This is a predicted structure of an 88-nucleotide RNA (c-di-GMP-I riboswitch aptamer) from Salipaludibacillus agaradhaerens. It matches the Rfam family "c-di-GMP-I riboswitch aptamer". About the family: GEMM was predicted in a large-scale screen for bacterial structured RNA regulatory elements. Gene Ontology term of the family: cyclic-di-GMP binding. The organism belongs to Salipaludibacillus, within Bacteria.
Formats: sequence, structure tokens, C1' cells
RNA sequence: AAUAAUAAUGGGCAAACCUGUUGAAAAACAGGGACGCAAAGCUCCAGGUCUAACGCUUUUAAAAAGUUAAGAUGGCUGAGUUGCUUAA
Repeated sequence: AAUAAUAAUGGGCAAACCUGUUGAAAAACAGGGACGCAAAGCUCCAGGUCUAACGCUUUUAAAAAGUUAAGAUGGCUGAGUUGCUUAA
């Protein structure tokens, strides 16, 4: 230095839930709070999942229903990329 993550030290992040805000929604952000995480750091490139505003279809029409992502999810998987520690 690299690999490894059932070593240790120093630490890091923050699920559910609650409050407020944004959004059509999924969900996100901030504060509180810890279920967990060796990348639970970052990136929608590939796939999965979630939502369905606009659009399309059905209906005499409305309502409703179906379908659809360029929206969301990196704490779904893979991939890419960066980083702390360094005992065996």
C1' cells in the first nucleotide's frame, strides 16, 4: 500500500414514530427520536418497487375505473466512484 470485515480505537449515519413545511401523490426537507448500517457516503447507468399529476382508453356525459414515468426510492439489487481504521 492492497485485500478482508466475526480485531481494536476514534468516531459516523439515522428506520419507525411525532411536529412543521413542500408536493397531485409516492415522497422529500428541517427539528426531535434510534430500528439498524462497514460505506445506511455520493451518482437513477441497468433492473426492481412505489405513486399517477399530465396524457391515452372505457362511459351518452359526469363520477369512477384501467393504463402509463420524463416523478420517487441510493436504508431494494447490481454497477460506477470517493473515504476512515489497519490487529490477524